The part of an RNA shown here (large-subunit ribosomal RNA, domain I) has 509 nucleotides and comes from Craterilacuibacter sp. RT1T. The source organism's lineage runs through Bacteria, Pseudomonadati, Neisseriales, Neisseriaceae and Craterilacuibacter.
[in-house]
Context: one part of a larger RNA
RNA sequence: UGCAUCAGGUGGAUGCCUUGGCGAUUACAGGCGAUGAAGGACGUGCAAGCCUGCGAAAAGGUUCGGGGAGCUGGCAAUGAAGCUUUGAUCCGGACAUAUCCGAAUGGGGAAACCCACCCUCUAGGGGGUACUCCUUGCUGAAUAUAUAGGCAAGGUAGAGCGAACGCGGAGAACUGAAACAUCUAAGUACCCGCAGGAAAAGAAAUCAACCGAGAUUCCGUCAGUAGUGGCGAGCGAACGCGGAAUAGCCGGUACGUGAUAGUCGUUGUGUUAGAGGAAUGGUCAUGGAAAGGCCAGCCGUAGUGGGUGAUAGCCCCGUACUCGAAAACAUAGCGGUGGUACUAAGCGUACGACAAGUAGGGCGGGACACGAGAAAUCCUGUCUGAAGAUGGGGGGACCAUCCUCCAAGGCUAAAUACUCGUAAUCGACCGAUAGUGAACUAGUACCGUGAGGGAAAGGCGAAAAGAACCCCGGGAGGGGAGUGAAAUAGAACCUGAAACCUGAUGCAU
Repeated sequence: UGCAUCAGGUGGAUGCCUUGGCGAUUACAGGCGAUGAAGGACGUGCAAGCCUGCGAAAAGGUUCGGGGAGCUGGCAAUGAAGCUUUGAUCCGGACAUAUCCGAAUGGGGAAACCCACCCUCUAGGGGGUACUCCUUGCUGAAUAUAUAGGCAAGGUAGAGCGAACGCGGAGAACUGAAACAUCUAAGUACCCGCAGGAAAAGAAAUCAACCGAGAUUCCGUCAGUAGUGGCGAGCGAACGCGGAAUAGCCGGUACGUGAUAGUCGUUGUGUUAGAGGAAUGGUCAUGGAAAGGCCAGCCGUAGUGGGUGAUAGCCCCGUACUCGAAAACAUAGCGGUGGUACUAAGCGUACGACAAGUAGGGCGGGACACGAGAAAUCCUGUCUGAAGAUGGGGGGACCAUCCUCCAAGGCUAAAUACUCGUAAUCGACCGAUAGUGAACUAGUACCGUGAGGGAAAGGCGAAAAGAACCCCGGGAGGGGAGUGAAAUAGAACCUGAAACCUGAUGCAU
């Protein structure tokens, strides 16, 4: 030095576990905000820090309920000081307080800061002062009446935030076409505006085909069909049929009839705390521990699940089932009130009206599955421009016949889309290089001027019983002793693979 065996070190794979994730289902909720939001800064505890809570009334105040013996949130012990059957801590409802920044709104500003004015009461507090819009009032030019403008008061008006879903405006490129220009990607991404719990659409100037149907939306089919297309790549219907869900209406005048919204009360139901809730013992020369084995029982409208020193229907929490609200909220029914008069909803009758720079056309674009095409239909930038129900639109150029409908005003639930979130439940989903980036001080540490990028890091034990005391050592660390079932479970802690490094023994050189 090599090989082999054994014992270790290092290392943290593997196994097992789960506080965390992921994906669903059902029900709810679908908004919050000038009564100051979302999100923050700074404070706040007996004791330093971080998280959580809270706001100078500051891990909290008042009150009403629940609950019933301990409590003063977590990391996280320890000490101190307290509270509590005169019911604390804790859980729920309502109320109060709620610094500063932030739409931020008195003015300013490099967010959490600086500087004001007015009014009040009282000696340091309270209130007001942004802009726009609406209403009212006072004023008031050119310019006489006026108007514009100015000023003031009032408004629970708007502003900002929010995951996706919706409608509208504006709108790419990579890419595909095996290059590329029409085309595609795609009206997608991104940006902007506005809204709702859904939105949008919607009661035929619709289809159909000589038979008829009867608003809209969504699903299945028709059908990858008819078409369209450098007839390339591709794009791609409709009619009809089967379903889901169904709902129709309004306007002016006159007459008649007659009571909607709102609000209050009451009753029921539900939500926001909760309460009751069956049934097991013995034994083992098993074990540290019994829930395991053996023996003998019991309950079950409860043998879902979790915990307990191993695997528990009967030990604990629960579960099935039953019950429960002072207060607040939601919802349904009923009753009152309300506007009460010449009414403003609704209904009935009669009369009237029934939409003009519109329909259509030319030019240029866009949308329709349809790329200008034989191109109907829809929208309109520009130029034009009808008819008046004896009328007008459509039926894919156009004309006739026939059929069908009535544009240029408006409203409308459901079936449909989505999930930031709340509650419950589930998974041939993951199990710490997985699953969220994040099971831990995680959008943290760290990086970047910034936009932004973005980690690693779980496990002693049933219980700290976390090793008193002695010895070596400056300490670190170790040896005894002790705890424990186990300490090669000792905090660098479950298991502890391999690479790698030692020691011992044997053989070889």